[in-house]
RNA sequence: CAAGUUGGCUGAGUGAUCGCGGUUGGCACUUAGGUGUUCAACUGAGGAAAGUCCGCACUCCACAGAGCAUGGUGCCGGCUAACGGCCGGGCGGGGUAACCCGACGGAAAGUGCAACAGAGAGGUAUAUUGCCAGCGAUUGCCAGGCAACGAAUGUUGCCUAGGCAUUCGCCGGUGAGGGUGAAACGGCGGUGUAAGAGACCACCGGCAGCGGCCGAAAUGUCGCUGGCCAGGCAAACCCCACCAGGAGCAAGACCAAGCAGGGCGAAGGGGCUGCUCGUCCCAUUUGACGUCUGGGUAGGUCGCGCGAGGGUGUUAGCAAUAACACUCCCAGAUAGAUGAUCACUGCGCUUGCAAUGCAAGGUGCUUGCUGCGUAAGCGGCACAGAAUGCGGCUUAUAGGCUGGCUUGACAG
Numbered sequence: 001c002a003a004g005u006u007g008g009c010u011g012a013g014u015g016a017u018c019g020c021g022g023u024u025g026g027c028a029c030u031u032a033g034g035u036g037u038u039c040a041a042c043u044g045a046g047g048a049a050a051g052u053c054c055g056c057a058c059u060c061c062a063c064a065g066a067g068c069a070u071g072g073u074g075c076c077g078g079c080u081a082a083c084g085g086c087c088g089g090g091c092g093g094g095g096u097a098a099c100c101c102g103a104c105g106g107a108a109a110g111u112g113c114a115a116c117a118g119a120g121a122g123g124u125a126u127a128u129u130g131c132c133a134g135c136g137a138u139u140g141c142c143a144g145g146c147a148a149c150g151a152a153u154g155u156u157g158c159c160u161a162g163g164c165a166u167u168c169g170c171c172g173g174u175g176a177g178g179g180u181g182a183a184a185c186g187g188c189g190g191u192g193u194a195a196g197a198g199a200c201c202a203c204c205g206g207c208a209g210c211g212g213c214c215g216a217a218a219u220g221u222c223g224c225u226g227g228c229c230a231g232g233c234a235a236a237c238c239c240c241a242c243c244a245g246g247a248g249c250a251a252g253a254c255c256a257a258g259c260a261g262g263g264c265g266a267a268g269g270g271g272c273u274g275c276u277c278g279u280c281c282c283a284u285u286u287g288a289c290g291u292c293u294g295g296g297u298a299g300g301u302c303g304c305g306c307g308a309g310g311g312u313g314u315u316a317g318c319a320a321u322a323a324c325a326c327u328c329c330c331a332g333a334u335a336g337a338u339g340a341u342c343a344c345u346g347c348g349c350u351u352g353c354a355a356u357g358c359a360a361g362g363u364g365c366u367u368g369c370u371g372c373g374u375a376a377g378c379g380g381c382a383c384a385g386a387a388u389g390c391g392g393c394u395u396a397u398a399g400g401c402u403g404g405c406u407u408g409a410c411a412g
Stems, first nucleotide, its partner, number of pairs: 001408010012345007020044006026037004046383001050394002053392005058248004070244005075089005090104001091102004105239002110237002112233002129177001130174003134170004139165004143160007186204002189201003205229001207226007252302004261293005268282005309328008346381001347379007357369005
């Protein structure tokens, strides 16, 4: 310098004016609780506020104990309020490496599944081709016999419970070779056999058991013994171990109009009106009206903002994390505030001019590329927005800043 890998941080800024939510103070109103305010000060979204996938806090309901069912988790150790999270380690896989990925207990308990291809997909496995034994047929050669011909060596033809070989068929043996497949029932050499085969043997691999050693453990490593070998899938059923009572802030608590209902009193009560008269309505024991009560709806208040809290530092620890000290107070709306306008800066894009460098022509100028800078215009400018809170995970995210490490090339 290039390529790569892995962490951390940031997520436009400043000012002016207007507007909205909250807190505190002032003022006004109110018996009080409280309400209002064209007063003031302070304050007002995120790294994910999102998905609602896990785990908790908190609240109500249920609950003697034990078991079953159902759901979840699944190498070991640590952290934590807890977790399916995080940290460290082991094992397996990928990568030259940094590093990345893994639901990573059990398939020698049982059941089940495996497209296409293939003879056969887990069974006492299978048998298309191949190899081999037997039987039958066939053809050739050899051997023997018979007949014919010939003077003869012989030649020709026929025959055979004979031998060797070819080809075909039938019936068996075989799983070594070929072939199919993601996967074919350990590998390799020998013994053995008609041909073969863990049928047997040595070595290697793998498995199980036992023991030694390193380690806290997972695990690793070494030795002995064993039977010849036990395929894959458990995010299929299942088995084993561990965990889990249910519902959720529309949880839940308090205040409480109107209306139904209940108790007591009750013969009048009410509208039209300032009053009287008049008139109308409702009642008169199935009770108008008054009063007390009432479950609780509408509505309101709380839950609800000092917390497993943020920042800085020290100590312990490889780390996650913990302890201690100092310091800070940091949204609480309820149909839901957190916004709008303007100016300047930043950023991005486009266009004009254009420093520098490079290349070509060429000979002191042209052309092309690069685009420091500068001017104008455009763009509010990534993903997105609280609703009980917290810890995680996952997903979305323009641009910018920055740490570690690896590989390659070059130079010293």
Predicted 3D model of a 412-nucleotide RNA (Bacterial RNase P class A) from a Chloroflexota bacterium.
The gene name in the source record is rnpB.
It matches the Rfam family "Bacterial RNase P class A". Rfam classes the family as a ribozyme.
Model confidence (mean pLDDT): 78 of 100.